[in-house]
RNA sequence: UUAUAAAGAAAGGCGGAGGGAUUAGACCCGUUGAAGCCUUAGCAACCCUUUUAAUUGUCAAGACAGGUAAAAGAAGGUGCUACAUUCUACCCAUUAGGAAAGAUAA
Numbered sequence: 001u002u003a004u005a006a007a008g009a010a011a012g013g014c015g016g017a018g019g020g021a022u023u024a025g026a027c028c029c030g031u032u033g034a035a036g037c038c039u040u041a042g043c044a045a046c047c048c049u050u051u052u053a054a055u056u057g058u059c060a061a062g063a064c065a066g067g068u069a070a071a072a073g074a075a076g077g078u079g080c081u082a083c084a085u086u087c088u089a090c091c092c093a094u095u096a097g098g099a100a101a102g103a104u105a106a
Stems, first nucleotide, its partner, number of pairs: 001106004010040005018029003023089004041081003046077002048073006055066004085101001090098002
């Protein structure tokens, strides 16, 4: 910088009081065990893999390469597995929509 987010997917061990990014308010989760760490499993399909199509470039040709679109997949790199990014805050006539900020990916 660009894209995405009301969908989806949890058990165990250690741990021992916090947690849902930050500030305020609200609402929740938590000793029937929070955060964190580890193991295993899973979800999704951003990167990725395969196939097909047209297309552009290179080549004498066969062919090769690039991006694009569609379909299928999940070995690998990330991410994620309460609640809409938990909701509100700023703009906006508004519960819609948008912005900012943060998150994740490339």

Predicted 3D model of a 106-nucleotide RNA (SAM riboswitch aptamer (S box leader)) from Lutimonas vermicola. NCBI's taxonomy places the organism under Bacteria, Pseudomonadati, Flavobacteriales, Flavobacteriaceae, Lutimonas.